[in-house]
Context: one part of a larger RNA
RNA sequence: AGACGGGGACCCGCACAAGCGGUGGAGCAUGUGGUUUAAUUCGACGAUAAACGAGGAACCUUACCUGGGCUCAACUACUAGCUGCAGAUUUCCAGAAAUGGAUUUCGCCUUCGAGGGUGCUAGAUAGGUGCUGCAUGGUUGCCGUCAGCUCGUGCCGUGAGGUGUACCGUUAAGUCGGGAAACGAGCGCAACCCACGUCGUGUGUUAAAUUUACACGCGAGACUGCUCGCGCAAGCGAGAGGAAGGGGUGGACGACGUCAAAUCAGCAUGGCUCUUACGUCCAGGGCCACACACAUGCUACAAUGGCCGGUACAAUGGGUUGCUAAACCGCGAGGUGGAGCUAAUCCCAUCAAAGCCGGUCUCAGUUCAGAUUGAAGGCUGCAACUCGCCUUCAUGAAGUCGGAAUCGCUAGUAAACGCCUAUCAGCCACGGGGCGUUGAAUACGUUCUCGGGUCUUGUACU
Numbered sequence: 001a002g003a004c005g006g007g008g009a010c011c012c013g014c015a016c017a018a019g020c021g022g023u024g025g026a027g028c029a030u031g032u033g034g035u036u037u038a039a040u041u042c043g044a045c046g047a048u049a050a051a052c053g054a055g056g057a058a059c060c061u062u063a064c065c066u067g068g069g070c071u072c073a074a075c076u077a078c079u080a081g082c083u084g085c086a087g088a089u090u091u092c093c094a095g096a097a098a099u100g101g102a103u104u105u106c107g108c109c110u111u112c113g114a115g116g117g118u119g120c121u122a123g124a125u126a127g128g129u130g131c132u133g134c135a136u137g138g139u140u141g142c143c144g145u146c147a148g149c150u151c152g153u154g155c156c157g158u159g160a161g162g163u164g165u166a167c168c169g170u171u172a173a174g175u176c177g178g179g180a181a182a183c184g185a186g187c188g189c190a191a192c193c194c195a196c197g198u199c200g201u202g203u204g205u206u207a208a209a210u211u212u213a214c215a216c217g218c219g220a221g222a223c224u225g226c227u228c229g230c231g232c233a234a235g236c237g238a239g240a241g242g243a244a245g246g247g248g249u250g251g252a253c254g255a256c257g258u259c260a261a262a263u264c265a266g267c268a269u270g271g272c273u274c275u276u277a278c279g280u281c282c283a284g285g286g287c288c289a290c291a292c293a294c295a296u297g298c299u300a301c302a303a304u305g306g307c308c309g310g311u312a313c314a315a316u317g318g319g320u321u322g323c324u325a326a327a328c329c330g331c332g333a334g335g336u337g338g339a340g341c342u343a344a345u346c347c348c349a350u351c352a353a354a355g356c357c358g359g360u361c362u363c364a365g366u367u368c369a370g371a372u373u374g375a376a377g378g379c380u381g382c383a384a385c386u387c388g389c390c391u392u393c394a395u396g397a398a399g400u401c402g403g404a405a406u407c408g409c410u411a412g413u414a415a416a417c418g419c420c421u422a423u424c425a426g427c428c429a430c431g432g433g434g435c436g437u438u439g440a441a442u443a444c445g446u447u448c449u450c451g452g453g454u455c456u457u458g459u460a461c462u
Stems, first nucleotide, its partner, number of pairs: 001462002003459003007456007015446002019409005026299008034290002042053002064285007073125001078123005085117001087106002091102004108116002127274002130272003136268002138263003141259001143257001148187006154163003167178003193251004198220008223245001226239005301402001305361007317348003322341002327336003368399001373394007415438007
């Protein structure tokens, strides 16, 4: 100088407390461990792994296994020699296909130098999701959006080093003020950036039309500016005006560093290693197994509810290999159909659901719950057996609110409700990312738990 303390002082955070809703029990979905397997590819492992890489595993993907092929090779670029052929197309044979063999038709281009392209041979080379994240770049997680981390000169100290950065106030903040052997500065904080909320203005769009609405720009507005109180000040408390008030709300933005943290499988890359194979092509299988354990979710256990009928109100988005209307068929998934739309115009989509009105059920394993299973169908796709989704009928399991323990959230938040979307032929999405609708409770306080900051003290630690 640090680090640590079941030392001290001060301060902060959904850290506790006060509340609301969950998880832990059930069924299912998904991930992981384990076990199994020919293979169940690989990585990630307290917080900081486990609906994570994966924002789409039937084939492909695919890296794994089994079997069948190829060896200048599936791909890049080069040299030498040989060939004078490239290639496209039809059909057949063997085969699981890759591939091999046969065959039909059209057949090289040219500046005539032999150049280009193709094939064959040979060679340096290709290729590797093989190893090392403890050789690396880049990127990322955590402490943590915590308020810290440093430098120049000066001063102090034999020196390591200190000071500045400590103190008194204040702040979300090393934020600002006061003071002080310090005076300044840098990286962080804040601001500059984006979105939302108000107004003005310009242009445009749609609509039959509107002072409007919306879209895209430009500008105004908030600064403790004004008033009162406290204070030396910084600032704090209250108020006025205002759409908005003291950081308006949310986002992007992450200092010096820590964990030899994560990633050689996104990419790049040193070294090592394989080279008729650890490369590459193909078919089938596997990644979907199942005594069990963990994690994250979904659906429930019901009457603030279930079912039936009627009825109301959104926003964000997506669409030409696409979205697909009307009409008709089907109980339905869906089918026929083909208008319109390269979209404020048409479609998804009358765009919702919870809501509201009326009826019924009357506390029961039920008109709760929907797992599982049987049958019949629909759709995508070359192909749904392993292993897709959806519909209808039937079946009707566990489950009566969950032990110890544990998680989220402070306002348009939690909770509840649906809608859209990326990936995508389809989909194992109950996941991820957004959007609106309805819309709470509580915070006395900082003793305690956890994490962090500043100062100080002890130490047999560095």
Small-subunit ribosomal RNA, 3' major domain from an uncultured bacterium, 462 nucleotides, folded computationally. It matches the Rfam family "Bacterial small subunit ribosomal RNA".